[in-house]
Context: one part of a larger RNA
RNA sequence: CUGGGCUUAAAGGGUGCGUAGGCGGCCCGGUAAGUUGGGUGUGAAAUCCCUCGGCUUAACCGAGGAAUUGCGCCCAAAACUGUCGGGCUUGAGGGAGAUAGAGGUGAGCGGAACUUAGGGUGGAGCGGUGAAAUGCGUUGAUAUCCUAAGGAACACCGGUGGCGAAAGCGGCUCACUGGGUCUCUUCUGACGCUGAGGCACGAAAGCUAGGGGAGCGAACGGGAUUAGAUACCCCGGUAGUCCUAGCCCUAAACGAUGAGCACUAGAUCGGAGGACACUCCAUAGUCUUUUGGUCGAAGCGAAAGUGUUAAGUGCUCCGCCUGGGGAGUAUGGUCGCAACGCUGAAACUC
Numbered sequence: 001c002u003g004g005g006c007u008u009a010a011a012g013g014g015u016g017c018g019u020a021g022g023c024g025g026c027c028c029g030g031u032a033a034g035u036u037g038g039g040u041g042u043g044a045a046a047u048c049c050c051u052c053g054g055c056u057u058a059a060c061c062g063a064g065g066a067a068u069u070g071c072g073c074c075c076a077a078a079a080c081u082g083u084c085g086g087g088c089u090u091g092a093g094g095g096a097g098a099u100a101g102a103g104g105u106g107a108g109c110g111g112a113a114c115u116u117a118g119g120g121u122g123g124a125g126c127g128g129u130g131a132a133a134u135g136c137g138u139u140g141a142u143a144u145c146c147u148a149a150g151g152a153a154c155a156c157c158g159g160u161g162g163c164g165a166a167a168g169c170g171g172c173u174c175a176c177u178g179g180g181u182c183u184c185u186u187c188u189g190a191c192g193c194u195g196a197g198g199c200a201c202g203a204a205a206g207c208u209a210g211g212g213g214a215g216c217g218a219a220c221g222g223g224a225u226u227a228g229a230u231a232c233c234c235c236g237g238u239a240g241u242c243c244u245a246g247c248c249c250u251a252a253a254c255g256a257u258g259a260g261c262a263c264u265a266g267a268u269c270g271g272a273g274g275a276c277a278c279u280c281c282a283u284a285g286u287c288u289u290u291u292g293g294u295c296g297a298a299g300c301g302a303a304a305g306u307g308u309u310a311a312g313u314g315c316u317c318c319g320c321c322u323g324g325g326g327a328g329u330a331u332g333g334u335c336g337c338a339a340c341g342c343u344g345a346a347a348c349u350c
Stems, first nucleotide, its partner, number of pairs: 004321003007304002012318001014201004021194003025088007033081002035077008049065006091191001092188003095184005103177007110154001114150008125136002162169002206247006215241002220236004258317006266295011299306002323350003332343003
């Protein structure tokens, strides 16, 4: 290279947008670059192969042929690919009318709980555990009522419910704003798919600066437990958790399953629409588009399982894998304030 793979054995990039590139719907006409056929030139000799011949044979040698799968030029063909021109509407997009939603950003508002402070009542315990102790409390705690302040999170509704590319998003209202779905079939006329690099987004933790700090709580202190207990349990508690601005760029970033298109039995439950008939309305019904689940034919699979949301059958494009350890280490490069990230071996060993 040919070939085989990527749910769980090694292997899908965290996600999107998109450059180059690769691939690309239906019809007609031209062209002839690819393609195909024919011709011609060249493709040194030797070697290899075939047929003869010469040394007594063979090795060896000689002659002829074939081959040299290639390249150039000429002629021809026009199905497919390319290219040029013209057209089409089913792919894609726009428009109009409806519509669901924790999609995003900013601002304002609300109640419950909690903690703290002040005040009232009250008077000895409270708290905590398997049991205790540390801790708090006559300078009046716990409990209970009133008032005030503060920060964070939004019970019920709430749901294999919804939205978002993923990360993720949940009190209420307003403003701005992204995307989706359905119907009409009105417009454009292939405008498409994927996407190396690139750019953007990217939980938590962490970092820088400035705020904030109720609860929780790495580190840390104490009490227990224990042979010990640098833990699990308890009492405290700093960073952090929150906000603003800027970094970091990782994850079991998971459906451990890349994106797109087409095709291939169904059953059932939920979300968002539309149409139909039943004299009207509503519910239920039938059909249909889309979306989220469960179960399952065929098929696939090592099995578990999967099964129109494929891991089935095919095509296009990208990423990745090639025994375990060494090792996501060393080195170089690059990014970062740092922590570190990305790229990423070998010796050796089994």
Predicted 3D model of a 350-nucleotide part of an RNA (small-subunit ribosomal RNA, central domain) from a metagenome.
RNAcentral holds the full RNA, with entries from SILVA.
The prediction has a mean pLDDT of 87.
Its Rfam family is "Bacterial small subunit ribosomal RNA".